[in-house]
Predicted 3D model of a 121-nucleotide RNA (c-di-AMP riboswitch aptamer (ydaO/yuaA leader)) from a soil metagenome. Its Rfam family is "c-di-AMP riboswitch aptamer (ydaO/yuaA leader)". From the family's description: This family represents a conserved RNA structure found upstream of the ydaO and yuaA genes in Bacillus subtilis and related genes in other bacteria. The coordinates come from a structure-prediction model, not an experiment, and the mean pLDDT is 81.
């Protein structure tokens, strides 16, 4: 300088250990819950965030190969090439869902490089 990713902006005549921090305030962005009507599990509990979901082999190892999907430097779409396909939470309970109610704005990663067409900004 980028990258994954919602996890940025901006404003304060406020506070204070002061060039920074807290703190309050506007924007923006993300995610849950929650009628009527519709809809369909399940009780083997079931949901949830997320790309991360399945399936096969074996010498049964946090092993081996695959796959749904998912990321790569203005956007799409195309091909080509490299990666990821983890994890974590709710606690017997939640379909969908107007109005209404809640909650997040985190943490990891790069010093090698961001290929090619077409279209557009």
């Nucleotide at each position: 300088c980028g990258c994954c990713g919602a996890a940025c902006c901006c404003g304060g005549u406020g506070c204070g250990c002061g060039u920074c921090g807290c703190c309050c305030g506007g924007g923006g962005c993300g995610g849950g819950g929650g009628a009527c009507c519709c809809u369909c599990g399940c009780u083997u509990g079931g949901g949830g965030c997320g790309u991360a979901u399945c399936c096969g082999g074996c010498u049964c190892g946090c092993c081996c190969g695959g796959u749904a999907g998912a990321g790569c430097a203005c956007c799409u779409u195309c091909c080509a090439g490299c990666u990821c396909g983890a994890g974590c939470c709710c606690g017997u309970c939640a379909g969908c869902u107007a109005a209404c109610c809640c909650c997040g704005c985190a943490g990891g990663c790069c010093a090698a490089g961001a290929g090619g067409a077409a279209g557009g900004a």